Source information:
Model confidence (mean pLDDT): 86 of 100. The part of an RNA shown here (small-subunit ribosomal RNA, central domain) has 353 nucleotides and comes from Candidatus Peribacteria bacterium RIFOXYB1_FULL_54_35. Its Rfam family is "Bacterial small subunit ribosomal RNA". Rfam links the family to the GO terms structural constituent of ribosome and ribosome.

[in-house]
Context: one part of a larger RNA
C1' cells in the first nucleotide's frame, strides 16, 4: 500500500455554507500528457531464482544462465482518462403563472388564568396532606362582586398535520424577508456533487452590563416522614426562568442511521399542487393517475449476528467527506488554541485486566 467496518457490538462531525482537493452528462473533431505496445539503452557487484562445481556433507564459496520492477530515447495504437476546439439538453440554474406553510425579524394588539392593590359584602376559619404540622386569618382572611395593576404563557382549532439546514417554530394583525412544491418548457448550456482547512448558525443551563420579575423555582429556611432523611410530601423562598446587547458552544444536539445521484414488487392513510374522467345548466363532490412531502403495514426481492431495515433502505451501485481498531486508566494529564469565568476543542502514556 491492499484488505474490514460505522442503526443497537468501537465508529456519522449538532447543522449548514464553502476555497483548495477529489469526482463529474451526451455527440463530433483534434492532440497523444496519462494508458497500451515494438525496438534500443540503462537497471554496478554482492544478493535472489535455476543449472553446475569446490571444501568428506551442509552452511559457506565459486562458475554459468536469468526474469521482474523502474527509467531514458526512437517508432506505433487511439478505446478510456486528460488537454484543446465545436455542438447538444436529460444534470444544474433562470423565467412566466400559481400554491401551501407555528420558516425568520420587527412593531402593534386580544382574551382567559394567576398574583397583588383598592372598594363593597360577610364571619371564623382558610390552606395543606395518606394523616399532620409549619403557614395565612378577628389589624377581618378564605368565599363572592366590582374596579385597577403587573409579568409570563397562549385553551379550543390541533393532527400520524405543517415549516425550517439543524437547533427549533403555535393567540391575532401589519410591515420587511428566506426557503420550498406544482404547471409551462420560454431562456442559459455542465454553470454540477462532495468538501480537509476556514466561516456561519447552534436547545437548556451558565457568564457580563442594564432592565423586568406575575407564576414557577436550583440554593437556602421551616414543617413532616425516618434509625437517620443533607431526599421523596408540605409551607416559604433567592438566583434563574422574561427583555436588550455581548459571551459561552455543550446534549440520549437521536432516525443513536453523513451528503448527493441512479436503479429495485405491492397495499393503505395523510399534506400540498396538477392532469384526466364521472355527475351537473354550471359549480361542488366522487373516481383514477402524476409530482413533491410525511406515516403505517405485511411486505416481494434483497440485506442483517440477530433485532430489524425494506422506493423516507440498513437493498443494488457510484462520487466525496467524517469516523472506528480490546476493557480500564480517560474524553483524563501535558502542550497548544479559544473563553471574563465556568469550561470547551485537540489529545496521550505509565500502569492494569
Nucleotide at each position: 500500500c491492499u484488505g474490514g467496518g460505522c442503526g443497537u457490538a468501537a465508529a456519522g462531525c449538532g447543522u449548514c455554507c464553502g476555497c483548495a482537493g477529489g469526482c463529474c452528462u451526451c455527440u463530433c473533431u483534434g492532440u497523444u500528457a496519462g494508458u497500451c505496445u515494438g525496438g534500443c539503452g540503462u537497471u554496478a557487484a554482492a544478493g535472489c531464482a535455476c543449472g553446475g562445481a569446490g571444501c568428506u556433507c551442509a552452511a559457506c564459496u565459486c562458475c554459468g544462465u536469468g526474469u521482474a520492477c523502474g527509467u531514458g530515447c526512437c517508432g506505433g495504437a487511439a478505446a478510456c482518462u486528460g488537454c484543446a476546439g465545436a455542438g447538444a439538453u436529460a444534470g444544474a440554474g433562470u423565467c412566466a403563472c400559481u400554491c401551501a406553510g407555528a420558516g425568520g425579524c420587527a412593531u402593534c394588539u386580544g382574551g382567559a388564568a394567576u398574583g397583588c392593590c383598592g372598594u363593597g359584602u360577610g364571619u371564623a376559619g382558610g390552606g395543606g396532606u395518606a394523616a399532620u404540622a409549619u403557614c395565612c386569618g378577628u389589624u377581618g382572611a378564605u368565599c363572592c362582586a366590582c374596579g385597577g395593576u403587573a409579568g409570563a404563557a397562549c385553551g379550543c382549532c390541533a393532527a400520524a398535520a405543517g415549516c425550517g439546514a439543524a437547533a427549533g417554530c403555535a393567540g391575532g394583525a401589519u410591515g420587511c424577508u428566506g426557503g420550498g412544491g406544482g404547471u409551462g418548457u420560454a431562456c442559459u448550456g455542465a454553470c454540477g456533487c462532495u468538501c480537509a482547512g476556514g466561516g456561519a448558525c447552534g436547545a437548556a443551563a451558565g457568564c457580563g452590563u442594564g432592565g423586568g420579575g406575575a407564576g414557577c423555582a436550583a440554593a437556602g429556611g421551616g414543617g413532616a416522614u425516618u434509625a437517620g432523611a443533607u431526599a421523596c410530601c408540605c409551607c416559604c423562598g433567592u438566583a434563574g426562568u422574561c427583555c436588550a446587547c455581548g459571551c459561552c458552544c455543550u446534549a440520549a444536539a437521536c432516525u443513536a442511521u453523513g451528503c448527493g445521484u441512479g436503479c429495485u414488487c405491492g397495499g393503505u392513510g395523510u399534506u400540498g399542487a396538477g392532469a384526466u374522467u364521472u355527475u351537473u345548466c354550471a359549480a361542488u363532490u366522487g373516481a383514477u393517475c402524476u409530482c413533491a412531502g410525511u406515516g403505517c403495514c405485511u411486505u416481494a426481492a434483497g440485506c442483517u449476528a440477530a433485532c430489524g431495515c425494506g422506493g423516507u433502505a440498513a437493498g443494488c451501485a457510484c462520487g466525496c467527506c467524517g469516523c472506528c481498531u480490546g476493557g480500564g486508566g480517560a474524553g483524563u494529564a501535558c502542550g497548544g488554541c479559544c473563553g471574563c469565568a465556568a469550561g470547551g476543542c485537540u489529545a496521550a502514556a505509565a500502569c492494569u485486566c